[in-house]
Context: one part of a larger RNA
RNA sequence: GGACGAACGCUGGCGGCGUGCUUAACACAUGCAAGUCGAGGGAGGCCGGCCCUUCGGGGCCGAGUCGACCGGCGGACGGGUGAGUAACACGUGACCAACCUACCUUCGGGAGGGGGAUAACCUGGGGAAACCCGGGCUAAUACCGCAUGAAGCACUCUGGUCGCAUGACCUAGGUGUGAAAGGGGGCCUCUGCUUGCAAGCUCUCGCCCGAAGAGGGGGUCGCGACGUAUCAGCUAGUUGGUAGGGUAACGGCCUACCAAGGCUACGACGCGUAGUGGGUCUGAGAGGACGACCCGCCACAUUGGGACUGAGAUACGGCCCAGACUCCUACGGGAGGCAGCAGUGGGGAAUAUUGCGCAAUGGCCGAAAGGCUGACGCAGCGACGCCGUGUGUGGGAGGAAGCCCUUCGGGGUGUAAACCACUGUCAGGGGGGAAGAAACCAGGUCGGACGAACAGGCCGAUCUGCUGACGGUACCUCCAAAGGAAGCCCCGGCUAACUCCGUGCCAGCAGCCGCGGUAAUACGAAGGGGGCUAGCGUUGCUC
Numbered sequence: 001g002g003a004c005g006a007a008c009g010c011u012g013g014c015g016g017c018g019u020g021c022u023u024a025a026c027a028c029a030u031g032c033a034a035g036u037c038g039a040g041g042g043a044g045g046c047c048g049g050c051c052c053u054u055c056g057g058g059g060c061c062g063a064g065u066c067g068a069c070c071g072g073c074g075g076a077c078g079g080g081u082g083a084g085u086a087a088c089a090c091g092u093g094a095c096c097a098a099c100c101u102a103c104c105u106u107c108g109g110g111a112g113g114g115g116g117a118u119a120a121c122c123u124g125g126g127g128a129a130a131c132c133c134g135g136g137c138u139a140a141u142a143c144c145g146c147a148u149g150a151a152g153c154a155c156u157c158u159g160g161u162c163g164c165a166u167g168a169c170c171u172a173g174g175u176g177u178g179a180a181a182g183g184g185g186g187c188c189u190c191u192g193c194u195u196g197c198a199a200g201c202u203c204u205c206g207c208c209c210g211a212a213g214a215g216g217g218g219g220u221c222g223c224g225a226c227g228u229a230u231c232a233g234c235u236a237g238u239u240g241g242u243a244g245g246g247u248a249a250c251g252g253c254c255u256a257c258c259a260a261g262g263c264u265a266c267g268a269c270g271c272g273u274a275g276u277g278g279g280u281c282u283g284a285g286a287g288g289a290c291g292a293c294c295c296g297c298c299a300c301a302u303u304g305g306g307a308c309u310g311a312g313a314u315a316c317g318g319c320c321c322a323g324a325c326u327c328c329u330a331c332g333g334g335a336g337g338c339a340g341c342a343g344u345g346g347g348g349a350a351u352a353u354u355g356c357g358c359a360a361u362g363g364c365c366g367a368a369a370g371g372c373u374g375a376c377g378c379a380g381c382g383a384c385g386c387c388g389u390g391u392g393u394g395g396g397a398g399g400a401a402g403c404c405c406u407u408c409g410g411g412g413u414g415u416a417a418a419c420c421a422c423u424g425u426c427a428g429g430g431g432g433g434a435a436g437a438a439a440c441c442a443g444g445u446c447g448g449a450c451g452a453a454c455a456g457g458c459c460g461a462u463c464u465g466c467u468g469a470c471g472g473u474a475c476c477u478c479c480a481a482a483g484g485a486a487g488c489c490c491c492g493g494c495u496a497a498c499u500c501c502g503u504g505c506c507a508g509c510a511g512c513c514g515c516g517g518u519a520a521u522a523c524g525a526a527g528g529g530g531g532c533u534a535g536c537g538u539u540g541c542u543c
Base pairs, nucleotide, nucleotide: 001543002542004540006539007538008537009536010535013389014388015387016386017385018384019382020381021347026345027344028343030342031341032340035073036072037071040070041069044066045065046064047062048061049060050059051058052057080300081299082298090224091223092222093221094220095219096218099217100216101215104213105212106211107210108209109208110207112146114144115143121136122135123134124133125132126131152177153176154175155174156173159170160169161168162167182205183204184203185202186201187200191198192197193196226272227271228270233263234262235261238260239259240258241257242256243255244254245253275297276296277295278294279290280289281288282287302323303322304321305320306319325336326335327334328333353379355378356377357376361375362373363372364371365370392422393421394420395419402413403412404411405410426484428479429478430477431476432475436470441465442464443463444462445461446460447459448458450456487532488531489530490529491528492513493512494511498527499526501524502523508515509514
């Protein structure tokens, strides 16, 4: 000199963009943060319409509405934190002839025919509650058989191509295994009948099997990357083999048996410290230090352990067990997990609102309308940082007053003020007032493929219509008025800036050298001056 997620002191006009628990991975009141689908299903409440009525009510219908239940998809993403981890965790390069992949895209096939349950609901009982037990009824895109099924899989097997290789791929045969689900709209050409409906036709969203792709993931290896030798030896599933199990898959991953190996001074093992990379800061560079914010990867979710479900699980807002803690209890038993967003206590030098909105971007569900979304978009608070901008401009002496110095002549503050003439940024008041929003969707027109169709829905083009939290904000314009807006540090040398008074080795200063013991440019004050400026200094850490 630079830098900072800073803090402290004094001071503080406005705006933009960023940024804000570095400490206790301490404990948490309250609210919200993951739902959605009625176009998968049955039943119910409410509303409306129609019909019947013994006037109590009953039946049917509705793309009506509500909240549960069964079912599907999502809850493995998104968001947080950095405790642990010195490890294939990360980075980089390569490999898997040893692997998985829901949704999405492309392609090839298929969807035949049956069955038994169960929640909701009704009912009986237990319990303070959480909730639990029994009986009865019922549906499905829930569940289970049967059929069919391609070289899809397994075993066996013919011929060929290729690879460094355990082998891979192609080709032909046999045996075995082995799938499905329907919903919605329209129509009457064909079929059936009850002549306007269907089990018919058709469009569409789905369903099953298989092949491939994309994206995602799993695994293996080389290299890179920290301190300590005042840690020198470490190791029994340990190292290898055979067989088996297990996994999506290789493997001592696991088990049995066999062998006695394996690592280490190129630092094993131990101990300490630490998430890691892109990067950030500094530096001419080499290097050094760091890893806040943003992006990628990893790990974790009160502590420890465990599996279940699932395409996928460290399953933060899932389950079970144990521990600590908190809460409820009728003492029998139950409930909970902010390292999500706010917020509280505590710790600390120190770090914000229990705000608005789904309008945009993105995510999940849905055919869609739409629903949900503390992701996100915004607003609020903090000079915490960077940037911009203002606190006025011109004139104005005989150089006022005050204050300071003085050799008492005068000098300084100083064009500074007053005063005169202007201007109008910002703040203030009035008026106008955006972009961010065109998609989806609805309607109209045109074209296209499907179709028996001039039903229909689908695809494309075009026109019209809807939607803004921020916010009456940005911006524009008018009004008024110099009016509301300057401080902080320093002045002995380093280092830019000097005098007076007070004090008298006292009180005090101080980054180093050092000042102060009666004339102190070094302490305290004043006048003056220097520096930076909405900041200025101090401290800390780092180059």